The RNA shown here (transfer RNA) has 74 nucleotides and comes from a marine sediment metagenome. Rfam family: tRNA. Rfam describes the family as follows. Transfer RNA (tRNA) molecules are approximately 80 nucleotides in length. Rfam classes the family as a transfer RNA. RNAcentral holds the sequence, with entries from ENA. Model confidence (mean pLDDT): 80 of 100.

RNA sequence: GCGGCCAUAGUUAAAUGGUAUAAUGGAAGCUUGCCAUGCUUCGGUUGCGGGUUCAAUUCCCGCUGGCCGCUCCA
Repeated sequence: GCGGCCAUAGUUAAAUGGUAUAAUGGAAGCUUGCCAUGCUUCGGUUGCGGGUUCAAUUCCCGCUGGCCGCUCCA
C1' cells in the first nucleotide's frame, strides 16, 4: 500500500427497512431480626459524517478505531 471482518446499554450479546431486545450490572420496593438468595417495578444503548427512502441500527459512500490476511516492485 491492498483486501476481508467487526463497532448496539456500565459489561456481554440478539435483532430486523416500520415502537431496539435479553442477560448481567445499577436504583426503588416486597421478603428477612440483619445480610445474601428470591420476587416486582424503574431508568439506561445503535462509533462519527454524508447519501437513498415516507421511514435507516439495518442499504450505499467516506472517516475513525480494533482484529486478520496479502504484497515488498520502487